[in-house]
RNA sequence: UACCGAUAAUAGCAAACCCAUCGAAAGAUGGAGACGCAAAGCUGCGGGCCUAAGGUCUUAUAGACAAUGGCAGCCGGGUUGCCGAA
Numbered sequence: 001u002a003c004c005g006a007u008a009a010u011a012g013c014a015a016a017c018c019c020a021u022c023g024a025a026a027g028a029u030g031g032a033g034a035c036g037c038a039a040a041g042c043u044g045c046g047g048g049c050c051u052a053a054g055g056u057c058u059u060a061u062a063g064a065c066a067a068u069g070g071c072a073g074c075c076g077g078g079u080u081g082c083c084g085a086a
Stems, first nucleotide, its partner, number of pairs: 004084002012037002018031005035073001041079003045076003048071003055065004
């Protein structure tokens, strides 16, 4: 230095549930709270997944299709970074 990752140290993040706000929804943000996390930091670049307001179509009180909306705590890629036992 790289890989790697401990019942080590220091610092950190925060699932579900609940409350508020925003949103058509998915979901996001804040509060509260810890299931977990060595990148659970950042990035929608590839795949995947969620939603369907508007739009299009149809056999039309409805249904189907499909992101320009989302998920980084689904898997990869990119990028930055703390510590140092084996």
Molecule: c-di-GMP-I riboswitch aptamer
Organism: Anaerosolibacter carboniphilus